RNAcentral holds the sequence, with entries from ENA, Rfam and Ribocentre.
This is a predicted structure of a 117-nucleotide RNA (Guanidine-I riboswitch aptamer) from Priestia megaterium.
Of the family's consensus pairs, 97% are formed in the model.
RNA sequence: AAAAAGUGAAUCUAGGUUCCCAUUUCUACGUUAGUAGAAAGUUUGGUCCAAGCGAUUCACAUAUUCAUUUUUGAAAAGAAGUGGAUAUGACACCGAAGGGAUAAAAGCCCAGGCGGG
Numbered sequence: 001a002a003a004a005a006g007u008g009a010a011u012c013u014a015g016g017u018u019c020c021c022a023u024u025u026c027u028a029c030g031u032u033a034g035u036a037g038a039a040a041g042u043u044u045g046g047u048c049c050a051a052g053c054g055a056u057u058c059a060c061a062u063a064u065u066c067a068u069u070u071u072u073g074a075a076a077a078g079a080a081g082u083g084g085a086u087a088u089g090a091c092a093c094c095g096a097a098g099g100g101a102u103a104a105a106a107g108c109c110c111a112g113g114c115g116g117g
Stems, first nucleotide, its partner, number of pairs: 007059006015049002020046002022043001023040007060089013091112001093116003098110003
């Protein structure tokens, strides 16, 4: 100086928009309750999307170890599996900008990118 690795899924949260539901406003109809249409996400919300640096659970990987099956061997031991136990899976600061998907947007994806420390 450069490269690789820094696990996956599900359920949620911070957050996000407006296809749908709801809500609000306007218009028309109606005795009223309401019905239909249009607009509004600078409408609290429901469905929906959603974190590498947020949460939980399950799995997975590695290390050590216990039991057990098959097989090689005179034995010692080795090889290939199965089921458990324990531990580990670290760190991740600052600041803009651009692009992509979806109806649309985002802490989603490009991206632990780029730049700086």
Annotation
Its Rfam family is "Guanidine-I riboswitch aptamer". About the family: This family represents a conserved RNA structure found upstream of the ykkC and yxkD genes in Bacillus subtilis and related genes in other bacteria. RNAcentral records the identical sequence in 2 taxa.